A computed fold for a 484-nucleotide part of an RNA from a Phycisphaerae bacterium, annotated as small-subunit ribosomal RNA, 3' major domain. The RNAcentral record of the full RNA draws on SILVA. The coordinates come from a structure-prediction model, not an experiment, and the mean pLDDT is 82.
Context: one part of a larger RNA
RNA sequence: UGACGGGUCCUCACACAAGCGGUGGAGCAUGUGGCUCAAUUCGAGGCAACGCGAAGAACCUUAUCCUGGGCUUGACAUGUAUGGAUUAACCUACCGAAAGGUAGGCCACACCCUUUGGGUGGAACAUACACAGGUGCUGCAUGGCUGUCGUCAGCUCGUGCUGUGAAGUGUCGCGUUAAGUCGCUUAACGAGCGAAACCCCUACCACUAGUUGCCAGCGGGUUAUGCCGGGGACUCUAGUGGGACUGCCGGUGUUAAACCGGAGGAAGGUGGGGAUGACGUCAAGUCCUCAUGGCCUUUAUGCCCAGGGCUGCACACGUGCUACAAUGGCGCGCACAGAGCGAAGCGAUACCGCAAGGUGGAGCAAAUCGCAAAAAACGCGCCUCAGUUCGGAUUGGAGUCUGCAACUCGACUCCAUGAAGUUGGAAUCGCUAGUAAUCGCGUAUCAGCUACGGCGCGGUGAAUAUGUUCCUGAGGAUUGUACA
Numbered sequence: 001u002g003a004c005g006g007g008u009c010c011u012c013a014c015a016c017a018a019g020c021g022g023u024g025g026a027g028c029a030u031g032u033g034g035c036u037c038a039a040u041u042c043g044a045g046g047c048a049a050c051g052c053g054a055a056g057a058a059c060c061u062u063a064u065c066c067u068g069g070g071c072u073u074g075a076c077a078u079g080u081a082u083g084g085a086u087u088a089a090c091c092u093a094c095c096g097a098a099a100g101g102u103a104g105g106c107c108a109c110a111c112c113c114u115u116u117g118g119g120u121g122g123a124a125c126a127u128a129c130a131c132a133g134g135u136g137c138u139g140c141a142u143g144g145c146u147g148u149c150g151u152c153a154g155c156u157c158g159u160g161c162u163g164u165g166a167a168g169u170g171u172c173g174c175g176u177u178a179a180g181u182c183g184c185u186u187a188a189c190g191a192g193c194g195a196a197a198c199c200c201c202u203a204c205c206a207c208u209a210g211u212u213g214c215c216a217g218c219g220g221g222u223u224a225u226g227c228c229g230g231g232g233a234c235u236c237u238a239g240u241g242g243g244a245c246u247g248c249c250g251g252u253g254u255u256a257a258a259c260c261g262g263a264g265g266a267a268g269g270u271g272g273g274g275a276u277g278a279c280g281u282c283a284a285g286u287c288c289u290c291a292u293g294g295c296c297u298u299u300a301u302g303c304c305c306a307g308g309g310c311u312g313c314a315c316a317c318g319u320g321c322u323a324c325a326a327u328g329g330c331g332c333g334c335a336c337a338g339a340g341c342g343a344a345g346c347g348a349u350a351c352c353g354c355a356a357g358g359u360g361g362a363g364c365a366a367a368u369c370g371c372a373a374a375a376a377a378c379g380c381g382c383c384u385c386a387g388u389u390c391g392g393a394u395u396g397g398a399g400u401c402u403g404c405a406a407c408u409c410g411a412c413u414c415c416a417u418g419a420a421g422u423u424g425g426a427a428u429c430g431c432u433a434g435u436a437a438u439c440g441c442g443u444a445u446c447a448g449c450u451a452c453g454g455c456g457c458g459g460u461g462a463a464u465a466u467g468u469u470c471c472u473g474a475g476g477a478u479u480g481u482a483c484a
Base pairs, nucleotide, nucleotide: 001484002483003481004480005479007478008477009476010475011474012473013472015468016467019431020430021429022428023427026322027321028320029319030318031317032316033315034313035312042053043052065308066307067306068305069304070303071302074131078130079129080128081127082126083125087108090105091104092103093102094101095100109121110120111119112118113117133297134296136295137294138293142291143290144286145285146284147282149280154193155192156191157190158189159188160169161168162167173184174183175182199274200273201272202271204242205241206240207239208238209237210236214231215230218229219228220227245268248262249261250260251259252258324424328383329382330381331380332379333378340371341370342369345364346363350359351358352357390421395416396415397414398413399412400411401410437460438459439458440457441456442455443454
């Protein structure tokens, strides 16, 4: 100087407390362990692995993970030598599950000499050789990228000063802040990386613009609808500006920084949200994104193909979904979003089917057309506390769609079946406001889909905390030390 302490003090945080809702019990989905298997490919492992890599495992993907069949200059690149009308692509036949193998056929470049024909050169191809190839090993050889402490408030430097020196000071102290934020004091004075600000979205207003959006006033039309003429007021769209700065007032404070209250205001003290992650820590993660040193492999640890596996199931754990019901279930009626997506696409009206869906095809590269029905809500009716009109697992049957193909192993529909489950032990998680809870909608990947996952969007919309004794983590100061 650090590190550590079941030492002390100060400060903060959904850390606790105060609340609300869960997980842990059930069924199912999904990931992992284990077991099994010819194989169940590999990685990730406290927080910070376990709906993670995987934003899509039927084949492909896919990885020699397994079984079997095949290729050997190779699926791919560059080069050398030789051949090169004896031949490649293509076509045909046979073997075959395919890959591949064997045999045969057809046609075809430029230049020169030119009668047939011959010669030269290049591409393709063949042979030989250099080499290719490797999701093989090492993340403890690495780059790059990422997680984490933590959006925590820290981490340093120059010069000066102090100390024999390691080093200290600055960065401490007193206040204050979300903040090493700012003020005062001060052997320190300054500076840098962080914090803040600059950037994006959102909340208010103005101006500009007025189509595909809008419709107040005017005219026309309809059973009805901005439907038409028209209009730019309003909504909205999207560009430019304004607006918030403790600026104003009162109080407290050291006359400071600042804090408390108030006014005005759409918004008040960082307005709300996002992006942004210091020096470093964990030899943290990744050689299977990519790149790369070394090692290993080279008729195989490379390449191609078929089938299987990654989906196996006494069990254990994590993360979720659906429930156990009356704040509910079912039936009928009837409203109100936002953000997205659409051409090998979205697909209206209509017709067929109980339905999934089918036929058909208007319109739309989209503020125009479509996906599209928002759902909870609200109104009326039935159910009357039951393992039920709760719950929907499982199973049987019949179908639809995608796709070469749904047996292993897809989703969905209809009929029947109707399991566990009556609110969950010890324990444990999330959340402080348009949040939790709850309700639907969209989208990436994608032929389809095991999506209940991920990422977004809006609708309805709480309770509690004005405290820091304790648990956990973090920051600062101080103290002790048998540690470095």